[in-house]
Context: one part of a larger RNA
C1' cells in the first nucleotide's frame, strides 16, 4: 500500500421492514441439461448462460447427417488454346449434373498480315476455398461492479525507501457536490451542465389538419367562408434556491412558504472515468500461428436442428360471480403501406374468395381499440368455469405443410378449486390490469421493441440479510 475479518465508527440502494403482485403446484408455449440419434451443427453456465446469439430452422437459411455428383473448383487474379454470348429441344437422372442435336457468329482499332477488349468453353500450374483448431497469440466489440463517486497527474514538502500529502479533518450534497480550515498549491479523466423526449406559455405559418362566428345543406367541416381555438413544426421564454422567514459558523446547505403550469437534479432518455473478471465473441468481422488440400473445400436430393423415460429456467392460459356468455354502447396513442395497405359490395356459419376504389399518404387504407359503460341471463358445480388433447370437415400462404405452419367452424371436454420448502419485481402515472401496433416476414409471436387506456396499496424505521462508498484497527495474505 493493498486485499481480506462471523473488527469498529459514518452513509447510501425495492438491500431489508411496510405493502402489492407474482414464480415454484396443473395444463401449453420456448429455452437448457440430460438421454436419445445417422445427425439430433456450433456457441453461452452464479449474479453477468438458460423466449440468450436467432428481428422469425417445412425447402433455402444450414454450419450437422445419409446418399448422389465434381476438383483450378460456387467466388478472385495471372498464362496458352478455341470459340461471340445467349437461347432451344430430346434422353438420363431425385435433383445436380452427364450426353446428343438444333440455332447463332459481339464490340474498337487496323498497315488488311493482325492486334486488343469483355464474354463463354477446354488445359497447365501459382493459387482459390475453410462457419477447421486456438477469445490463454491478438484488434474491434460487448456483459459486468455501476450512473457507483471515485480514479490519477505537475511542482512543493515529508519519508533512506516502498510511499505519504494533497483525496484526510468539521459540516452539507444524488455527487472528490459545494463550503470551512489545513504543507500544501494547481490540473486532469470522472460528477453536472450543454443534446433529445415530455410539462406552461408567446411568435411565425394554415394544408391534407381545426371550426368560434357568419352563409348553404335532409345529414356528415360535407361546401363557402375563416385560421379564433385544437393540432402540427421551426423559433423563443420559462426555474436560478431567484424572492420571504427559521436554523446555521456572517459560509455551504437544510426546513417551510409565496408566487408559478412546474420548485429544489420538475419527469424520462442517450451519456458508463482508472480498472476488475486471462469474463463473452477467431461463428458479425478482421487477423497471427497451426491444420485441411480428389477434402475439414463445392453441388445437390432427403433427413436433422422439431426426437423424449425425466429435471431446470423463462413465459402464456387458468382455477372463476369485482367472474363467464349474449345485446347494445363510448373513448386512445404510436407505427406501417406500392412485388404494398387495400375501403365498398357481393358469395361464405366463419377462416376467406370474387370484382374493386382511393392511397408512395396530417388526404387514402390497415382501424370496429379493449378493459368501461347500459341491460339481459347463468347461481356455486370440476359447473354456461378452464380450455389441453383428438376427430371430422375447409380456408390461406408456398415449387412443395407427411416428417414440420397459421387460421376457420362442427364435435371432443384432460389436468387445474390459488400452489411445500423456497423465491422474485415493483416507491407513482410506478405496481396491476387491458387492449393496439412494429420489426422480423412468402407463410407463422404466448417472444422482443414500442404506444396508449383504466390505476393503487405502502415505506415506522436501519437492529438484521445482500450489494456498494469514506475513515479507521488487526493480519502467519500479495
Nucleotide at each position: 500500500u493493498g486485499a481480506c475479518g462471523g473488527g469498529g465508527g459514518c452513509c447510501c440502494g425495492c438491500a431489508c421492514a411496510a405493502g402489492c403482485g407474482g414464480u415454484g403446484g396443473a395444463g401449453c408455449a420456448u429455452g437448457u441439461g440430460g438421454u436419445u440419434u445417422a445427425a439430433u451443427u456450433c456457441g453461452a453456465c452464479g449474479c453477468a448462460a438458460c423466449g440468450c446469439g436467432a428481428a422469425g430452422a417445412a425447402c433455402c437459411u444450414u454450419a450437422c447427417c445419409a446418399g448422389g455428383g465434381a476438383u483450378u473448383g460456387a467466388c478472385a487474379u495471372c498464362c496458352c488454346c478455341u470459340g461471340a454470348c445467349c437461347g432451344g429441344a430430346c434422353a438420363u437422372g431425385a435433383a445436380a449434373g452427364u450426353g446428343u442435336c438444333c440455332u447463332u457468329u459481339a464490340c474498337c482499332c487496323u498497315u488488311c498480315g493482325g492486334g486488343g477488349u469483355a464474354c463463354a468453353g477446354g488445359g497447365a500450374g501459382a493459387c482459390a476455398g475453410g462457419u477447421g483448431g486456438u477469445g490463454c497469440a491478438u484488434g474491434g466489440u460487448u456483459g459486468u461492479c455501476g450512473u457507483c463517486a471515485g480514479c490519477u497527474c505537475g511542482u512543493g514538502u515529508c519519508g533512506u525507501g516502498a510511499g505519504a500529502u494533497g483525496u484526510u479533518g468539521g459540516g452539507u450534497u444524488a455527487a472528490g457536490u459545494c463550503c470551512c480550515g489545513c504543507a500544501a498549491c494547481g490540473a486532469g479523466c470522472g460528477c453536472a451542465a450543454c443534446c433529445c423526449c415530455u410539462a406552461c406559455g408567446u411568435u411565425u405559418a394554415g394544408u391534407u389538419g381545426c371550426u368560434a362566428a357568419c352563409a348553404g345543406g335532409u345529414a356528415a367541416g360535407c361546401u363557402g367562408a375563416g385560421c379564433a381555438c385544437u393540432c402540427u413544426a421551426a423559433a423563443u421564454g420559462g426555474a436560478c434556491u431567484g424572492c420571504c422567514g427559521u436554523u446555521g459558523a456572517c459560509a455551504a446547505a437544510a426546513c417551510g412558504g409565496a408566487g408559478g403550469a412546474a420548485g429544489g437534479u420538475g419527469g424520462g432518455g442517450a451519456u458508463g472515468a482508472c480498472g476488475u473478471c486471462a469474463a463473452a465473441u477467431c461463428a458479425u468481422c478482421a487477423u497471427g500461428c497451426c491444420c485441411c488440400u480428389u477434402a475439414u473445400a463445392c453441388c445437390c436430393u432427403g433427413g436433422g436442428c422439431u426426437a423424449c423415460a425425466c429435471a431446470c429456467g423463462u413465459g402464456c392460459u387458468a382455477c372463476a360471480a369485482u367472474g363467464g356468455u349474449c345485446c347494445g354502447u363510448a373513448c386512445a396513442g404510436a407505427g406501417g403501406g406500392c412485388a404494398g395497405c387495400g375501403a365498398c359490395a357481393c358469395g361464405g356459419c366463419g377462416a376467406c374468395g370474387u370484382g374493386a376504389a382511393g392511397c408512395g399518404a396530417a388526404u387514402c387504407c390497415c382501424u370496429u381499440a379493449a378493459a368501461g359503460c347500459g341491460g339481459a341471463u347463468c347461481u356455486c358445480a370440476g359447473u354456461u368455469c378452464g380450455g389441453a388433447u383428438u376427430g371430422c370437415a375447409g380456408g390461406c400462404u408456398g415449387c412443395a405443410a407427411c416428417u414440420c405452419g397459421c387460421c376457420u367452424g362442427c364435435a371432443u371436454g384432460a389436468a387445474g378449486u390459488c400452489g411445500g420448502a423456497a423465491u422474485c419485481g415493483c416507491u407513482a402515472g410506478u405496481a396491476a390490469u387491458c387492449g393496439c401496433a412494429g420489426g422480423u416476414c412468402a407463410g407463422c409471436a404466448u417472444a422482443c421493441u414500442g404506444c396508449g387506456g383504466u390505476g393503487a396499496a405502502u415505506a415506522c424505521g436501519u437492529u438484521c440479510c445482500c450489494g456498494g462508498g469514506c475513515c479507521u484497527u488487526g493480519u502467519a495474505c500479495a
Molecule: small-subunit ribosomal RNA, 3' major domain
Organism: Deinococcus sp.